RNA sequence: GCCGCUGUAGCUCAGUGGGAGAGCGUCCGGCUGAAGGACUUGCAUUGCAAACCGGAAACCGGAACGUCGCAGGUUCAAAUCCUGCCAGCGGCA
Repeated sequence: GCCGCUGUAGCUCAGUGGGAGAGCGUCCGGCUGAAGGACUUGCAUUGCAAACCGGAAACCGGAACGUCGCAGGUUCAAAUCCUGCCAGCGGCA
């Protein structure tokens, strides 16, 4: 220098002309009620149990988060098709 593939939410990815989505993560709420805890009560008492405070994991529900790498073109309509450029990966020279 040339060719190919990839670029979509914080992460991993789906979506190949007409609704921008899934899982995980984050946040909020619900449920449950773990760890822990001064006091109280009971018990033949280094403690155990109850009540109380406390609010975790799991589970359930909800929300937020996107110039679809950038710019231009085609089209009534582009993440999707075309052109150039940028970045990453691979190949050829």
Predicted 3D model of a 93-nucleotide RNA (transfer RNA) from a Candidatus Micrarchaeaceae archaeon. Its Rfam family is "tRNA". It is annotated as a transfer RNA. The coordinates come from a structure-prediction model, not an experiment, and the mean pLDDT is 81. The source organism's lineage runs through Archaea, Nanobdellati, Candidatus Micrarchaeia, Candidatus Micrarchaeales and Candidatus Micrarchaeaceae.